This is a predicted structure of a 348-nucleotide part of an RNA (small-subunit ribosomal RNA, central domain) from an uncultured bacterium. It matches the Rfam family "Bacterial small subunit ribosomal RNA".
[in-house]
Context: one part of a larger RNA
RNA sequence: UUGGGCGUAAAGCGCGCGUAGGCGGCCCGUCAAGCGGGGUUUCAAAUCCAGGGGCUCAACCUCUGGCCGGACCCCGAACUGGCGGGCUCGAGUGCGGUAGAGGAAGGUGGAAUUCCCAGUGUAGCGGUGAAAUGCGCAGAUAUUGGGAAGAACACCGAUGGCGAAGGCAGCCUUCUGGGCCGCCACUGACGCUGAGGCGCGAAAGCUAGGGGAGCGAACAGGAUUAGAUACCCUGGUAGUCCUAGCCGUAAACGAUGGGCACUAGGUGUGGGGGAGCAUCUUCUGCGUGCAGCAGCCAACGCAGUAAGUGUCCCUCGGGGGGGGAGUGCGGAUGGAAGGAUACAAGUC
Numbered sequence: 001u002u003g004g005g006c007g008u009a010a011a012g013c014g015c016g017c018g019u020a021g022g023c024g025g026c027c028c029g030u031c032a033a034g035c036g037g038g039g040u041u042u043c044a045a046a047u048c049c050a051g052g053g054g055c056u057c058a059a060c061c062u063c064u065g066g067c068c069g070g071a072c073c074c075c076g077a078a079c080u081g082g083c084g085g086g087c088u089c090g091a092g093u094g095c096g097g098u099a100g101a102g103g104a105a106g107g108u109g110g111a112a113u114u115c116c117c118a119g120u121g122u123a124g125c126g127g128u129g130a131a132a133u134g135c136g137c138a139g140a141u142a143u144u145g146g147g148a149a150g151a152a153c154a155c156c157g158a159u160g161g162c163g164a165a166g167g168c169a170g171c172c173u174u175c176u177g178g179g180c181c182g183c184c185a186c187u188g189a190c191g192c193u194g195a196g197g198c199g200c201g202a203a204a205g206c207u208a209g210g211g212g213a214g215c216g217a218a219c220a221g222g223a224u225u226a227g228a229u230a231c232c233c234u235g236g237u238a239g240u241c242c243u244a245g246c247c248g249u250a251a252a253c254g255a256u257g258g259g260c261a262c263u264a265g266g267u268g269u270g271g272g273g274g275a276g277c278a279u280c281u282u283c284u285g286c287g288u289g290c291a292g293c294a295g296c297c298a299a300c301g302c303a304g305u306a307a308g309u310g311u312c313c314c315u316c317g318g319g320g321g322g323g324g325a326g327u328g329c330g331g332a333u334g335g336a337a338g339g340a341u342a343c344a345a346g347u348c
Stems, first nucleotide, its partner, number of pairs: 006317001007300002012316001014200004021193003025087007033080002035076008048066007090190001091187004095182004102176007109153001113149008124135002161168002205246006214240002219235004257315003260310003266290005272284005295302002321348002330341001333338001
C1' cells in the first nucleotide's frame, strides 16, 4: 500500500480539553487548482509487452503499435476547491422555567461501636462444627446514668438521579460546573474528529504533618491437619480518615471510540412542555430499563441507548498462531515502588 477485522475469537486509548491535519449545511456570482474534452510536444535507440514477418523451429533478428508518465496551449463548469455575496435548518448566545448523592468549602445531627467514670449486680463472658488461646473475684459479661473519640450515614432507596470518565448519599449554608424543557429574539457554518500536547483519573503504594473508634495486610497466639507459612478463632502494626504533594494503574467493563442522519410497533420509569369532557386520557422532546420486527451476527445475541442502514459516512486508536514477553536493551518519566514506549533468538 491492498484486502479483511476489533461486544465474547487477536484487536476501542480509563476519560476529557484541544494544536496540526483530515472531513464538512443551503443559495447566487466568479476563478479554473482538482476534474472532463481536444490539440501540440516529449518520454533517444535498444530493452519490455501485444500483433505480424525472417532464419526448417527456438534462442536470435526485424516491422508496427503500445506501456509508465511529463510539459504547454485551447475549451467546458456539474462536482471538490479558492475568492466575493447572501440564508437559517447545523452550532452557539440571550430570555423564562426546571430536576438532580455533579464539584469545592464551612457548619451541624442522631443511631451504633470502642474507651473512661459512677451505680445495680455475681460468676462467668466470649468464641466455634466442636474447642482453645483471650477477658473476668484486683468484680468482667449484662444493665442504668454521665463523659470522650473517630469513622460511616439505617429507614427514604429504586429495576431511581447526577457526572466526560474515575466517581457521587444524614441535614444546613455559601461559592460553583453541566444538563433538560419552552418560547420568541440574536450571531450566521462560527461545525465534527483529533497525531502530538495539556488536564482529570478507583484502590493500593509513597513523602511531610495531623488523627486513630471500628476494621485490618504483616505479625503473634489458639485450633484444624499427615503438614497448614491457609481457610475458622483471639489479638494486632502499617493502612483505612484529614491537609499538602507524588504515583497514573484496574475485569478504569456496556469487555461495545466520537459526531450526524435514517430504519415497525409495544410496555415500565425519571425530569420538563402542550392539548382535552383535566380522579384520567393523549401528544411532544430529553434520559434510563424490559421484551420484540425488519436487518445484522459464527453463534450467543444486538435491535431508535444497534452489534441495523449510510456514495462500503468522516476521523483517530489498535490486531495478524502459541509461548518467549508486556519481558530485555535504549532513551525519556518517577524521590521510590513502579509505570509508559517496546524487540530478537532458540522453541511448539